[in-house]
A computed fold for a 334-nucleotide RNA from uncultured Ulvibacter sp., annotated as Bacterial RNase P class A. Its Rfam family is "Bacterial RNase P class A". Its family is annotated with tRNA processing, dimeric ribonuclease P complex and ribonuclease P activity in the Gene Ontology. Rfam classes the family as a ribozyme. NCBI's taxonomy places the organism under Bacteria, Pseudomonadati, Flavobacteriia, Flavobacteriaceae, Ulvibacter. The coordinates come from a structure-prediction model, not an experiment, and the mean pLDDT is 76.
RNA sequence: GACGCAGACCGCCUUAUCGCCGUCCGCCUUAGGCGGAAGGAGGAAAGUCCGAGCACCAUAGGGAAGCAUAGCGGCUAACGGCCGUCGUCCCGAACUAGUUUCGGGAAAGGACCAGUGCAACAGAAAGUAUGUACAGGUAAUGCUGUAGUGAAACCAGGUAAACUCUAUGCGGUGAAAUGUCACGUAAACUAGUGACUCGAUGAAAAUCGGGAGAGGGUUCCUGCCCGAUGCUAGAGGGUAGACAGAUGGAGCAAUCGAGUAAUUGAUUGCCUAGAUAAAUGAUAAGGAUUCACCUUUGUGAAUACAGAACUCGGCUUAUAGGUCUGCUUUUUUA
Numbered sequence: 001g002a003c004g005c006a007g008a009c010c011g012c013c014u015u016a017u018c019g020c021c022g023u024c025c026g027c028c029u030u031a032g033g034c035g036g037a038a039g040g041a042g043g044a045a046a047g048u049c050c051g052a053g054c055a056c057c058a059u060a061g062g063g064a065a066g067c068a069u070a071g072c073g074g075c076u077a078a079c080g081g082c083c084g085u086c087g088u089c090c091c092g093a094a095c096u097a098g099u100u101u102c103g104g105g106a107a108a109g110g111a112c113c114a115g116u117g118c119a120a121c122a123g124a125a126a127g128u129a130u131g132u133a134c135a136g137g138u139a140a141u142g143c144u145g146u147a148g149u150g151a152a153a154c155c156a157g158g159u160a161a162a163c164u165c166u167a168u169g170c171g172g173u174g175a176a177a178u179g180u181c182a183c184g185u186a187a188a189c190u191a192g193u194g195a196c197u198c199g200a201u202g203a204a205a206a207u208c209g210g211g212a213g214a215g216g217g218u219u220c221c222u223g224c225c226c227g228a229u230g231c232u233a234g235a236g237g238g239u240a241g242a243c244a245g246a247u248g249g250a251g252c253a254a255u256c257g258a259g260u261a262a263u264u265g266a267u268u269g270c271c272u273a274g275a276u277a278a279a280u281g282a283u284a285a286g287g288a289u290u291c292a293c294c295u296u297u298g299u300g301a302a303u304a305c306a307g308a309a310c311u312c313g314g315c316u317u318a319u320a321g322g323u324c325u326g327c328u329u330u331u332u333u334a
Stems, first nucleotide, its partner, number of pairs: 001330002004327007012287007020040002023037006042305001046316002049314005054174004061222004066170005071085005086109001088106007095098001110165002115163002117159002132147005178244004189234005196211006215226003251270008288303006
């Protein structure tokens, strides 16, 4: 220097004019207007695949179904994630030439005697199946061995991101969750079905307690809970407005310490959208990077993937180009 691998960061910049959104301050003619200040979409905001925070449901009890995970240890709020290590496999090197040692990398790492499957072609035959050629042997028989085909040919091995089995785990829904306020109506109509009973108090109405109980309640069953102005179905009526949830966090950055690492402790500093049909843009000039052309000055084109909507930790996918760090292999020079 080159190829490859892994990790991290940036991903157009500056100026001017006009425009948009919320917050704060000031003024005014105060459902609003004017002026000023600081600010306004990501590393994936994407997919909706996992885990959680938060909110509600009170069946979160048991069982079934279904789904997920799978060596050992650690990290984390948790995870199907991450880190280390062992084993397997791939690439390379070395010499002690071996299931050896070292370096880098990959992923899907429980069980094939619980069972059921699958393996083209070739081959005589692909399973308790078969008998081609040669040799040995027997009363006889593929009884024994070698060759040949093939990835695999003697009660065969391989395969479980094949079905399955084992161990472990899992209540549901989801910000259109949920909560508060305001407005308004029809406890009406049709059909079906259910609507009871006992005791106490009481003049009665009624109140209290027990039993029964149509029907309803997370995929199903069971237990359990609710349950009579009922319930199921149909047709029909009213409302859809405002506020909260809603952004100070398992938060970010720097330094020092512990640890192989993931990560974690301490100190100091920082506060960075909150829209609600959805704001963060347009124009002009100059510059930067890349590519192509060109004798040169230069000319032309392009500037990625892509836009919050409750939040966070992961995974997966997309990404023009640039910078930095480390490692394997290789080339050249000293």